[in-house]
The prediction has a mean pLDDT of 75. TPP riboswitch aptamer (THI element) from Microbispora rosea, 111 nucleotides, folded computationally.

Parts: sequence; C1' cells; structure tokens
RNA sequence: GGUAAGACGCGCGGGAGCCCGGCGGACCGGGCUGAGAGGAGAGCGUGAGGCUCUCGACCGCCCCGACCUGAUCCGGGUAAUGCCGGCGAAGGGAGCGCUGUGUCCCGCACA
Repeated sequence: GGUAAGACGCGCGGGAGCCCGGCGGACCGGGCUGAGAGGAGAGCGUGAGGCUCUCGACCGCCCCGACCUGAUCCGGGUAAUGCCGGCGAAGGGAGCGCUGUGUCCCGCACA
C1' cells in the first nucleotide's frame, strides 16, 4: 500500500407448505417440519374458506448453502406434505457505501 472476515448505514431479493377438529360467512383452535408456515392494515373477488398490495417478523444479497427451475423427478419415510436424502460445487438468483483488525499478500525501513 492492498485485502478476507466482522461491525455500521442505506438499499435490494425471497418463501409462507402439509394435516385434523370445530364453526358456517371469508372464522376459531390444534398437530408436523422449519429461521420463518401470514402479526397489522387496505383492496379485490366469491359460494366459497381465495387472491393482491403496504408495513412487520424471519432468512438471504456474488455466490457450494435465501429462494426459484428441472419437478406431476428419483430413493426412503409419514396421518400428510420438498418431511428426510439425492439431484446439487447443476442452471438461474438480490449490494453498494463506510469502517476495519490479532486474516492474507506486496513493498520499504530497522534489529
């Protein structure tokens, strides 16, 4: 002098599944896995128990590890499900600034 990690700031990306009971008007309660399985508000829509948006919680942000695709995939297991494993260092996928050392590299000086 450069630089990995880390901290901070702002910004960005992402998912919300499976099952049971009650209730009957867009509800309530419970079980499984998980960091998270929809906490608040708004809108749309409907003979259905849904969808969208904003905020919140949580995870992730350059890459091996958020998440998506392949995938109505393969094996195992379960009451059931991406529940577990494989696929998988696969393909895609969202970052900059600042700080910065006890990381590493280069140069110089001194001993």